The prediction has a mean pLDDT of 75. A computed fold for a 98-nucleotide RNA from a Planctomycetaceae bacterium, annotated as Bacterial small signal recognition particle RNA. Rfam family: Bacterial small signal recognition particle RNA. By type it is a non-coding RNA gene. The source organism's lineage runs through Bacteria, Pseudomonadati, Planctomycetota, Planctomycetia and Planctomycetaceae. The sequence was found by an Rfam model in a public genome assembly.

RNA sequence: GGCUACCUCCCACACGGUGGAGCCGUGUGAACCGGGUCAGGCGGGAGACCGAGCAGCCCUAAGCAUCGCGUUUCCAGGUGUGUGUGGAGGUAGCCUCC
Numbered sequence: 001g002g003c004u005a006c007c008u009c010c011c012a013c014a015c016g017g018u019g020g021a022g023c024c025g026u027g028u029g030a031a032c033c034g035g036g037u038c039a040g041g042c043g044g045g046a047g048a049c050c051g052a053g054c055a056g057c058c059c060u061a062a063g064c065a066u067c068g069c070g071u072u073u074c075c076a077g078g079u080g081u082g083u084g085u086g087g088a089g090g091u092a093g094c095c096u097c098c
Stems, first nucleotide, its partner, number of pairs: 001095010011084006018076004024068001025066004034059004042051003
């Protein structure tokens, strides 16, 4: 130096796993600057009624919380395994050269 086998790391690919976030469900959730219905009161009208509309109630947005399981998406790593005409090294044996 070459060949073979084995080992380690890196790279690429594939499958899996862990954690977090998002999505879904449920609950909660707006004095006024969301919607609906609007007692009372107010205004108009001769009147029947009409109008705007506070509180209340209902629905919901952003948000918050929760458990739940599942799917899917994204992010992350001191994550597992395998594959490779890939890259860098190490060990052993054999051969060759000095």